[in-house]
RNA sequence: AGCAUCGUCGCGGGAGAUACUGACUUAAUACAGGUCAGAGCCGAAGGAGCAACCGCCCCGGAAACUCUCAGGCAAAUGGACCGCGCUGAUGUU
Numbered sequence: 001a002g003c004a005u006c007g008u009c010g011c012g013g014g015a016g017a018u019a020c021u022g023a024c025u026u027a028a029u030a031c032a033g034g035u036c037a038g039a040g041c042c043g044a045a046g047g048a049g050c051a052a053c054c055g056c057c058c059c060g061g062a063a064a065c066u067c068u069c070a071g072g073c074a075a076a077u078g079g080a081c082c083g084c085g086c087u088g089a090u091g092u093u
Base pairs, nucleotide, nucleotide: 001093002092003091004090005089006088007087009085010084011083012082013081018039020038021037022036023035024034025033040073041072042071046069047067048066049065053061054060055059
C1' cells in the first nucleotide's frame, strides 16, 4: 500500500400510523407549543419472545417474523437499513 470483516464520525436517501377527545398552562380572536388523563393506531431507535438456520453442537449465536415494555402517529426531530467519504481495530497479501 491492497483486500476482507467490524466499529466511530460526516453527508445523502429512508416507511408506517389520530394535526383525535377532555382539562390545565403559555399565548391572547384563534391556531400552534407544553403537561396530565382517555380511547384508537404504527413498527424500522432500543428491548423482549419463538424459530428457520448456523456454529466450536455441553451449550451458544440468531431475523426485516412476533409482542408492543419503551418509542412513535401534520411539519420538525428521530428512524432499522442502503450508498459514499474519513478514520480506528483485527486478519491476510
Glycine riboswitch aptamer from an uncultured Alphaproteobacteria bacterium, 93 nucleotides, folded computationally. Its Rfam family is "Glycine riboswitch aptamer". Rfam describes the family as follows. This family represents the bacterial glycine riboswitch. Its mean pLDDT, the model's own confidence on a scale to 100, is 79. It was read from a public genome assembly, where an Rfam model found it.